[in-house]
Context: one part of a larger RNA
RNA sequence: CCCGCCACUAGACGAAAAGACCCCGUGCACCUUUACUACAACUUAUCAAUGAAUCGCGACUCAGUUUGCGCAGGAUAGGUGGGAGGCUUUGAGACCGGACUCUUGGGUUCGGUGGAGCCAACCUUGAGAUACCACCCUGGCUGCGUUGCGAUUCUAACCUACCGCCCUGAUCGGGCAGAGGGACAUUGAUUGGUGGGUAGUUUGACUGGGGCGGUCGCCUCCUAAACAGUAACGGAGGCGUACGAAGCUUGGCUCAGGCUGUUUGGAAAUCAGCCGCAGAGUGCAAAAGCAUAAGCCAGGUUGACUGCGAGACCUACAAGUCGAGCAGGUACGAAAGUAGGUUUUAGUGAUCCGGCGGUCCCGCAUGGAAGGGCCGUCGCUCAACGGAUAAAAGGUACGCCGGGGAUAACAGGCUGAUCCAAGCCAAGAGUUCACAUCGACGCUUGGGUUUGGCACCUCGAUGUCGGCUCAUCGCAUCCUGGGGGUGGAGAAGCUCCCAAGGGUUAGGCUGUUCGCCUAUUAAAGCGGUACGUGAGCUGGGUUCAGAACGUCGUGAGACAGUUCGGUCUCUAUCUGUGGUGGG
Numbered sequence: 001c002c003c004g005c006c007a008c009u010a011g012a013c014g015a016a017a018a019g020a021c022c023c024c025g026u027g028c029a030c031c032u033u034u035a036c037u038a039c040a041a042c043u044u045a046u047c048a049a050u051g052a053a054u055c056g057c058g059a060c061u062c063a064g065u066u067u068g069c070g071c072a073g074g075a076u077a078g079g080u081g082g083g084a085g086g087c088u089u090u091g092a093g094a095c096c097g098g099a100c101u102c103u104u105g106g107g108u109u110c111g112g113u114g115g116a117g118c119c120a121a122c123c124u125u126g127a128g129a130u131a132c133c134a135c136c137c138u139g140g141c142u143g144c145g146u147u148g149c150g151a152u153u154c155u156a157a158c159c160u161a162c163c164g165c166c167c168u169g170a171u172c173g174g175g176c177a178g179a180g181g182g183a184c185a186u187u188g189a190u191u192g193g194u195g196g197g198u199a200g201u202u203u204g205a206c207u208g209g210g211g212c213g214g215u216c217g218c219c220u221c222c223u224a225a226a227c228a229g230u231a232a233c234g235g236a237g238g239c240g241u242a243c244g245a246a247g248c249u250u251g252g253c254u255c256a257g258g259c260u261g262u263u264u265g266g267a268a269a270u271c272a273g274c275c276g277c278a279g280a281g282u283g284c285a286a287a288a289g290c291a292u293a294a295g296c297c298a299g300g301u302u303g304a305c306u307g308c309g310a311g312a313c314c315u316a317c318a319a320g321u322c323g324a325g326c327a328g329g330u331a332c333g334a335a336a337g338u339a340g341g342u343u344u345u346a347g348u349g350a351u352c353c354g355g356c357g358g359u360c361c362c363g364c365a366u367g368g369a370a371g372g373g374c375c376g377u378c379g380c381u382c383a384a385c386g387g388a389u390a391a392a393a394g395g396u397a398c399g400c401c402g403g404g405g406a407u408a409a410c411a412g413g414c415u416g417a418u419c420c421a422a423g424c425c426a427a428g429a430g431u432u433c434a435c436a437u438c439g440a441c442g443c444u445u446g447g448g449u450u451u452g453g454c455a456c457c458u459c460g461a462u463g464u465c466g467g468c469u470c471a472u473c474g475c476a477u478c479c480u481g482g483g484g485g486u487g488g489a490g491a492a493g494c495u496c497c498c499a500a501g502g503g504u505u506a507g508g509c510u511g512u513u514c515g516c517c518u519a520u521u522a523a524a525g526c527g528g529u530a531c532g533u534g535a536g537c538u539g540g541g542u543u544c545a546g547a548a549c550g551u552c553g554u555g556a557g558a559c560a561g562u563u564c565g566g567u568c569u570c571u572a573u574c575u576g577u578g579g580u581g582g583g
Base pairs, nucleotide, nucleotide: 001583002582003581004580005579006578007577008576010575011574012573014570015569022404023403024402025401027400028399029396030395031394032393035201036200037199038198039197041194042193043192045190046189047188048187049186051154052153053152054151055150056149057148058147059146060145062143063142064141065140066139068137078136079135080134081133082132085119086118087117094113095112096111097110098109099108100107101106158181159180160179162178164176165175166174167173204216205215206214213233217239218238219237220236221235222234240385241283242342243341247301248300249299250298251297252296253295255279257275258274259273260272261271281290282289284347286345287344288343305328306327307326308325311322312321313320317386330339331338332337353379354378355377356376357375358374359373361372362371411458412456413454414453415452417451419447420446421445422444423443424442428438429437465540466538467537468536470532471529472528473527474526475525478503479502480501481498482497483496484495485494486493505519506518507517508516509515546564547563548562549561550559551558552557
C1' cells in the first nucleotide's frame, strides 16, 4: 500500500414522512356569536273548513218623528222653493200632573178637566213666517233590514289516550250507540314579530415575517441627481370648502415699516411732511407669482352666459388640463376693448338603480296610455376614496389541503449598534505626587461568547433547553512555572510581562444553564467547537391532542401566566475511527 472480518457512530446538511411551527391562497372544514342573509320552529292577526239563538254596544240604507237661541227684533228665525190662507166638536185657548230638552227664557210631547177659539200678511232683518206643504243639512229617538264587535247558551260540522257493543278468540284500527268538549281547538293560505335550532357565506390590503399600532383619495414643498418623471412604515404641512361679492367691467389709489412734528394720546388709535422694489397684502397649507399690480377703494352690473370649438398639454385606459376663433343674446366702457367665475395649483367619486323638470324621439294590429330614450338636475366619509353585494363578525392546541426558505422561530452567514477586551490623552483620587493602584470627559483599535439588525443556503424537514457520556481547540491564565514594578520590611497581597505541559472537587435547592448555600482544594479559569455531542443515552423544561385554576372574552376560545398527564424509529452502503487476519 491492497483485500477481508469484528466493532463504534463523527460526517455523507444520513434514511423515513411534498414541515404539523410560521407566512401565503379573494383554499377547505368544523365551532361561536348581540356578523349578514335565509329557513325550520314558536307566536300575532285576517280569511277558509265554520253552523244556530239571545242580550248588549256600534256602522250603514230606507221609513217615521224630532232638533237648530250672535246683535236688532213682540221671540229659540237651520237652508231653499211653493203659498194667502191654515188648524179646530175626529175637541181650540186656558188649567192640573208626567217625560224629554235647555242658551234658565222657554220649546216639544203624553194623559186628565173643560167646551170655542188659535195662528198667518203688518214693524224691525243680509235672509220672513213651522199659518200650511215639499225637498235638503246638523244632532237625537223609534222601527224593518244588512253588517261588525263582545258576552252567554245550543248542537249538527270538528275533536276525544272516556264507556258499551260488533268486526273478533285482539289494550291496533274501523263501524254503531252513549258521555265529554264544541264552532273553540285543529289544519291550510296570507301576514307582522321572535328565531345560531339549522344552513349558506363574509370577516380588506400595505407591512424590513405575521399580529398589535399606523396608513389607504386629493393639494404644496424637500428627497429628485439644473427638461419631464422618479421609491421608502423618508422629512414637513394642508384639503373634503368659501364667496351673489371675495364675480364682471370702468375709473382711481399704493403697501409694511422708519424718522421728524403734533391736545387729551401712552411703544402702538387719528393727522402732516420725508424716506420707503415690496420686508405689506392675497378668504384657508405650501410653493410659484403679483406695484402696468393679481393688493386697496368707488360707480354700473350678472359673461358664475346658450350652441360650438381649430389646435395642443398630460396620458396604458378611463379620466384630467389649456384654448384662439365662430354664431346668438348680454354687462361695463366715449372708444379701443374686456368678460364662458374667483392670482394659480386641493375643496372630490365611474357605472348601475331611482327621483324631479323639459322635449321635437320610440311606444308590440291601429289611436292613446303605461313604460323607455334624449337634454338639464338631484340621491354615495361607495374615505379600503378605479367604487366586488342593497345587505356580513369571530375561534380552531381537533384541524385539513395547496404552496413558500419569495417569509418568521433553531443553527450558520454578513454586520458589530449593544457586549467583551486592549490601547491613547490625563481632569482627578491616592497626606504631598496624574501614571504603586484607580482613572472622569473623550478618542483609536481588536474579538465575534450576549441582546439585536439583515433575511443569504436550508420549510419534497438542518430535531430545539438542560443533564449524562466522550471529547478537542483558543488564551483574554484559575492553579502550578519564570520575571518587572510596588504606596514590596517579612509574611500575605496588588499590578503588568512570558508561558496552554499538566490539572481545574464533592454535595443541598431548582427542569434549569446561571445563581445562592455547605464542606474542601494548589486551583475549583473564561470561551469556541450547529449555544460540541439525541442514526450515543435521557426527556425534567419548552412545544400537539385530556383536564383544572387565575385573568381576558357574550361566546367558540385565548394567555413568554400557573398546574397534573402525555409513543424519542432506523438491521451502517460510503467516508471516518478502533481491533484483528491475509497478501